A computed fold for a 257-nucleotide part of an RNA from Marine Group II euryarchaeote MED-G38, annotated as large-subunit ribosomal RNA, domain VI. Its mean pLDDT, the model's own confidence on a scale to 100, is 85. Lineage of the source: Archaea > Methanobacteriati > Thermoplasmatota > Candidatus Poseidoniia > Candidatus Poseidoniales.
[in-house]
Context: one part of a larger RNA
RNA sequence: UAUAAGGUGUCUGAUCGGAAGGGUCCUUUAGUACGAGAGGAACGAGGACUCGGAGCCACUAGUUUACCAGUUGUCCGGCAGGGCAAUGCUGGGUAGCCACGCUCCAGUGGAUAAGAGCUGAAAGCAUCUAAGCUCGAAGUCAUCCGAAAGACGAGACACCUCAGGGGGCUCGUAGAAGACGAGUUUGAUAGACAGCGGGUGUAAGUACCGAGGUUUUCCGAGGUAUUCAGCCCAGCUGCACUAACUCCCCGAGCAUC
Numbered sequence: 001u002a003u004a005a006g007g008u009g010u011c012u013g014a015u016c017g018g019a020a021g022g023g024u025c026c027u028u029u030a031g032u033a034c035g036a037g038a039g040g041a042a043c044g045a046g047g048a049c050u051c052g053g054a055g056c057c058a059c060u061a062g063u064u065u066a067c068c069a070g071u072u073g074u075c076c077g078g079c080a081g082g083g084c085a086a087u088g089c090u091g092g093g094u095a096g097c098c099a100c101g102c103u104c105c106a107g108u109g110g111a112u113a114a115g116a117g118c119u120g121a122a123a124g125c126a127u128c129u130a131a132g133c134u135c136g137a138a139g140u141c142a143u144c145c146g147a148a149a150g151a152c153g154a155g156a157c158a159c160c161u162c163a164g165g166g167g168g169c170u171c172g173u174a175g176a177a178g179a180c181g182a183g184u185u186u187g188a189u190a191g192a193c194a195g196c197g198g199g200u201g202u203a204a205g206u207a208c209c210g211a212g213g214u215u216u217u218c219c220g221a222g223g224u225a226u227u228c229a230g231c232c233c234a235g236c237u238g239c240a241c242u243a244a245c246u247c248c249c250c251g252a253g254c255a256u257c
Base pairs, nucleotide, nucleotide: 005161006160007159008158009157010156011155015147016146017145018144021051022050023049024048025047026046027045028044034039052105053104054103055102056101060099062097063096067092068091069090070089071088072085073084074083075082076081094234107143108142109141110140115135116134117133118132164250165249166248167247168184169183170182171181172180189243190242191241193238194237195236196235197233198232199231200230205226206225207224208223209222212219213218
């Protein structure tokens, strides 16, 4: 800017994209049909595996420079608590993201190809073909999944008319920027706090024990108790305590010039 007023919401589906499926094996059919015997199927049904595709994170596994703990060197006088050394190194590890984990990925119908036929003349016969008709493939078109009205043939329906939208601000199920989505006190959007769930693994301080040392009354690694502690959480719930303030712009038209 267009969709002959301005908007909001819900659709239709011309068209476009997809391979969303492919393969192998087993059981059954069945020791059946068939065959003198020897041998020996198939249609159909059920299942497993594998190669691909899509989605997900309850389980398993990975990551986890969130977090917790141990520990070395050095610095902050000592303790406590920390800085730096690839996150110093090491042991764990929630959420999230993920695969090695989990779930799903049929069939049917239409028109056909080669081909198989029916009826049937030209050509009294014959002939699937000339008129007509029936079948027939992992192929093709639908059904399935996704996008889709700039589909200029610019679609439909419902509702609103100081309607609606944008900015600002708090954010994330979204995200390179835009966009998208939630919310803005008529409020649980984020933070704080509380509870739940979870990670690490028993904090500091104090008391006692303590190998030993010692100036004989002190030092002391470590251990036990207080203590399933302390510290922490990208999760869930509750709760207006804090911050979403005050507000601004566009807007069909109307009136005047």